[in-house]
């Protein structure tokens, strides 16, 4: 130094979280790196820390150590953003409302302000008028086979005759009824009335008169006080992300170490 054999070690790995701890089985990152069985309010195990049966590799760039980077998990926090939720109306917007004032503004006013005094009307009721409705009354027209009036042809009756007597049908009137009509007249009624005449009421509105002389008013805006709102702003307390920082654990991957036995040339 070379063969050839065999052991040791490998045959994924990390985070959380669970555990008195350590692994695993589940969940997450890497990433493809043997196979079977069982496993979470659970399986197996003791700081030498999976158990249980196989199989390939095999002192090697596997492996072991120690360091460097650094995916990605977890913690922290004066932080910054972005969302999202609850409470303050004794923060305030700024919003609304109600009282005040009467300083800007704007209306009215000497063509006469507030104010007194006073008449009137609206309003309620009595009587009367009208209206309006509804019936009469009056007029016209029609209207009775006979029980309605008159005048009664023919017929009938009564008479010796003159003559007469009742009386239908027709005509003419008319009651009842039924139709129509202007307008006076009469009666009843009423949620009608620029209508007369009285009687109450009087707060508000219109309106005349009259004393009297400069103001009223409060519609905007200002300012004062009060009340209300959780919609935005503001103040406070909670969740989520996302960045940064602060510790920690850390795959992959690099870097330097370190590694056994036997036999044979």
């Nucleotide at each position: 130094c070379c063969g050839u054999g065999c052991u040791a070690g490998a045959c994924g790995g990390g985070g959380a979280g669970g555990u008195a701890g350590c692994g695993g089985u589940g969940c997450c990152c890497u990433g493809u790196a043997c196979c079977c069985g069982a496993a979470a309010a659970c399986c197996g195990c003791u700081a030498u820390a999976g158990c249980g049966g196989g199989g390939u590799u095999g002192a090697c760039u596997u492996c072991c150590c120690a360091c460097c980077c650094u995916a990605g998990g977890c913690c922290u926090g004066c932080c910054u953003u972005c969302u999202u939720u609850g409470g303050g109306g004794c923060c305030u917007g700024c919003c609304c409302g109600a009282c005040g004032c009467a300083a800007g503004u704007g209306g009215u006013g000497u063509u006469g302000a507030g104010g007194g005094c006073u008449g009137g009307g609206u309003c309620c009721u009595g009587c009367g008028c009208a209206a309006c409705g509804a019936g009469g009354c009056u007029c016209u027209g029609u209207g009775a086979a006979c029980c309605c009036c008159g005048u009664c042809a023919g017929g009938a009756c009564c008479g010796g005759g003159a003559g007469g007597u009742a009386g239908c049908a027709g005509c003419g009137g008319u009651a009842a009824g039924c139709a129509g009509a202007u307008a006076c007249c009469c009666u009843c009624g009423u949620g009608u009335g620029c209508c007369g005449c009285g009687g109450g009421a009087g707060c508000g509105c219109c309106u005349g008169g009259u004393c009297g002389g400069a103001g009223c008013u409060g519609g905007c805006u200002a300012c004062g006080u009060c009340g209300g709102u959780a919609c935005c702003g503001c103040c406070u307390g909670g969740g989520g992300a996302a960045g940064c920082u602060u510790g920690u654990c850390g795959a992959a991957g690099g870097u330097g170490g370190g590694u056994g036995c036997a036999c044979g040339g």